[in-house]
Parts: sequence; structure tokens; C1' cells
RNA sequence: GAGCAGCUUCUGGAGAGACCCUUGCGGCGCCGAAGGAUUCACAAUCUCAGGCAAAAGGACAGAAGAGUAAC
Repeated sequence: GAGCAGCUUCUGGAGAGACCCUUGCGGCGCCGAAGGAUUCACAAUCUCAGGCAAAAGGACAGAAGAGUAAC
């Protein structure tokens, strides 16, 4: 110099009851895109956690920044 992964900032970002009741750490139903588990891996599945108006969160994608490795 370079700049993986990861980190920070901004933007976009789905699905499913703002249900019921005796109002509580309640009940039933539901979602899969934090994470997690199952799997040789992927897909798929599970739903422990999480979520089911808005807010928040959110896999993933784009841009920018600093910076650590390979080189």
C1' cells in the first nucleotide's frame, strides 16, 4: 500500500391477534428474518428464547468510515 471476518454510522427491511378474560410472570391461536437446536452440508424442520397496532427489534442488501488479518 492493501484491506476478509468483525465493528460504527446512514438508508431500505418481511411474516403473524392493538384476540379473549378472572388484568396476570394469565389463556388460546399464530409467525419465522436476531439468536439457538436438528442436519456431513444445504434445504427443510422445531419454536427454547424472540415476535404478532405503533414504537423497538430485525436476517439480509447498499453506501460511507476507522481498522485488524491474508498478500